A computed fold for a 104-nucleotide RNA from Sporolactobacillus laevolacticus DSM 442, annotated as SAM riboswitch aptamer (S box leader). The sequence is in RNAcentral, with records from Rfam and Ribocentre. Lineage of the source: Bacteria > Bacillati > Bacillota > Sporolactobacillaceae > Sporolactobacillus laevolacticus. Model confidence (mean pLDDT): 84 of 100.
RNA sequence: UGCUUAUCUAGAGAGGUGGAGGGAUUGGCCCGAUGAAACCUCAGCAACCGGUCACUUAAGAUACGGUGCUAAUUCCAAUAAGCGUAUUGCUUUGAAGAUAAGUC
Numbered sequence: 001u002g003c004u005u006a007u008c009u010a011g012a013g014a015g016g017u018g019g020a021g022g023g024a025u026u027g028g029c030c031c032g033a034u035g036a037a038a039c040c041u042c043a044g045c046a047a048c049c050g051g052u053c054a055c056u057u058a059a060g061a062u063a064c065g066g067u068g069c070u071a072a073u074u075c076c077a078a079u080a081a082g083c084g085u086a087u088u089g090c091u092u093u094g095a096a097g098a099u100a101a102g103u104c
Base pairs, nucleotide, nucleotide: 002103003102004101005100006099007098008097013042014041015040016039017038021031022030023029025078026077027076028075043070044069045068048066049065050064051062052061053060074096080092081091082090083089
């Protein structure tokens, strides 16, 4: 880097350094000198994997270890179908993306 599977309307921020960008892409719409990205410290959220405990009348508990995350539904849309309607709206779906586990 690619492939497979699962999940993505829940949840959880302060401080320091830094100094203009950020929200993957495109279009919107937002966030940002009342301080963006990035890094550090501490705090927190969360059972995907491992551990431990419980359980087979079950398939749960626990942040201990490995990840991840802590503005907005993955911020909304992107393809297709259906409903409604005359300017746009609703539902489902898949594409893309993110995360985890596995694999070449």